Predicted 3D model of a 71-nucleotide RNA (transfer RNA) from an archaeon. RNAcentral holds the sequence, with entries from ENA. Its Rfam family is "tRNA". The family's RNA type in Rfam is transfer RNA. About the family: Transfer RNA (tRNA) molecules are approximately 80 nucleotides in length. Model confidence (mean pLDDT): 81 of 100.
[in-house]
């Protein structure tokens, strides 16, 4: 160098052209003698740039990072 897959919340991980969901973790309240479990709740993300589209996390295209394999 070239092919190939991947990139979403602190942390794992869904999803699908039109509301971006879930877990745990953080936080508030409850409980409780305290902790811890538990019960309500509230914040928090689609790598990055372009282009297609009325609309893009999704389709294209590059760019950056990982892995993988081949030379």
């Nucleotide at each position: 160098g070239c092919g190939c897959g991947g990139u979403u919340a602190g942390u794992u991980a869904a999803a699908u052209g039109g509301c971006a969901g879930a877990a745990u973790a953080g936080c508030u309240g409850g409980u409780u003698u305290c902790c811890a479990a538990c019960c309500a709740g509230c914040g928090g993300a689609c790598a990055c740039g372009g282009g297609u589209u009325c609309g893009a996390u999704u389709c294209c295209c590059g760019u950056a990072c990982c892995g993988c394999g081949c030379a």